[in-house]
RNA sequence: CUCAUCCAGAGGGGCGGAGGGAUCGGCCCGACGAAGCCCCGGCAACCCGGCACAUGCCAAUGGCGCGUGUGCGGUGGGUGCUAACUCCGGCAGACGGUGAACGUCUGGAAGAUGAG
Numbered sequence: 001c002u003c004a005u006c007c008a009g010a011g012g013g014g015c016g017g018a019g020g021g022a023u024c025g026g027c028c029c030g031a032c033g034a035a036g037c038c039c040c041g042g043c044a045a046c047c048c049g050g051c052a053c054a055u056g057c058c059a060a061u062g063g064c065g066c067g068u069g070u071g072c073g074g075u076g077g078g079u080g081c082u083a084a085c086u087c088c089g090g091c092a093g094a095c096g097g098u099g100a101a102c103g104u105c106u107g108g109a110a111g112a113u114g115a116g
Base pairs, nucleotide, nucleotide: 001116002115003114004113005112006111011040012039013038014037015036019029020028021027023090024089025088026087041082042081043080046078047077048076050072051071052070053069054068055067056066057065058062086110091107092106093105094104095103096102
């Protein structure tokens, strides 16, 4: 940089000792113990691997060898995640509202994770 996903799901212990929720505003979490590190669990199904089916290919036909697609599973490997919808909003548009406040919806920006 590109693509996919982001209203589901899943916590205990030890060390530590005041912050944390990316950013700004809000609102929350936190001495009934924040961040961080470690251990043991758990969730999930992005990638690899496995299984089934479909389909294409072949210097040649293989108890599917190779590619692609769809689905399944969670017992294997690589990540990830384990307060609150990415906690909510920020920018643009539509609608509601007499107006403002505000609300709903759609899109965007930013971010996170995975794959390349």
The prediction has a mean pLDDT of 82. A computed fold for a 116-nucleotide RNA from a soil metagenome, annotated as SAM riboswitch aptamer (S box leader). It matches the Rfam family "SAM riboswitch aptamer (S box leader)". Its family is annotated with regulation of gene expression in the Gene Ontology. The RNAcentral record of the sequence draws on MGnify.